[in-house]
Parts: sequence; structure tokens; C1' cells
RNA sequence: UCCCGUUCUCAGGGCGGGGUGGAAUUCCCCACCGGCGGUAUAUCGGUUUCCGAUGAGCCCGCGAGCGGCCCCAGGUUGGGGUGUCAGCAGAUCAGGUGAGAGGCCUGAGCCGACGGUCACAGUCCGGAUGGAAGAGAACGUGC
Repeated sequence: UCCCGUUCUCAGGGCGGGGUGGAAUUCCCCACCGGCGGUAUAUCGGUUUCCGAUGAGCCCGCGAGCGGCCCCAGGUUGGGGUGUCAGCAGAUCAGGUGAGAGGCCUGAGCCGACGGUCACAGUCCGGAUGGAAGAGAACGUGC
């Protein structure tokens, strides 16, 4: 240093203004937000054929959630388990530069589980003091 194991810690942001209305942070207009790993024509640094750091909501994957299946209670709803298992699980173009753009620059767009609600929710409340992609640390001794 790498691999493996154990334990521990950490691991999500956002409705501000106006309008309509009896009622809306849910509708309409303007605004606001962007989990984790990978990738890298960008930026920075170095010991410069290379190495390191940072770099994508909409490129490739993952996660929670819904659903399915199983169990329990119950009697059509609630709880628990499973974790890919039928399925759902979002969204990008144009111009520029360039050998090459899905990532850079400029511009214009688009997207966001489930349940609740005096009215339809990415932003409020709830499951959740939960779970988790993953990130990091410590330890791995003696005979």
C1' cells in the first nucleotide's frame, strides 16, 4: 500500500413576493432546492510522456418510497419480514469551442415516491428519534 474481517461514527436541500378563492406554503405568475458511486475536452496544484484534488438533478448505475410475495392480527385495513421479486421508480436540447461534447462556455428548457390536508404539494405535516446508496475512522493481539 492492497485485499479481507469486526466494531463504531457520519450520511438531503428547498415557498420568499403577488393573484384567485369561504378555504391553497397544494391552483396561477414570479421565485427556491438538487442524496450517493462512476465517468471527465473544465479548473487548481505538483516531483509534469504522469500524478493528486475539485468538477453532471436531467450520461451510466445505486438508494429510500410505492407495488409484488410471505407471515401475523384483523376483516378489507393495520403491523412485521423479504430486497428485485410481475411492475412503477423523473428529466436536455440549441448554439459555440474543439479531433472529439452527455459533462466545458452561452442560452433556453425539463424533472421530482407514498399517505395526509377546508383545494390538486419536489418545498407543509406524517411513516422517520426509521431505513439507506455510500463515506470515514479504529482494531486485526499473544502462545
A computed fold for a 143-nucleotide RNA from Aestuariivita boseongensis, annotated as FMN riboswitch aptamer (RFN element).
The model forms 97% of the base pairs in the Rfam consensus.
Lineage of the source: Bacteria > Pseudomonadati > Pseudomonadota > Rhodobacterales > Aestuariivita.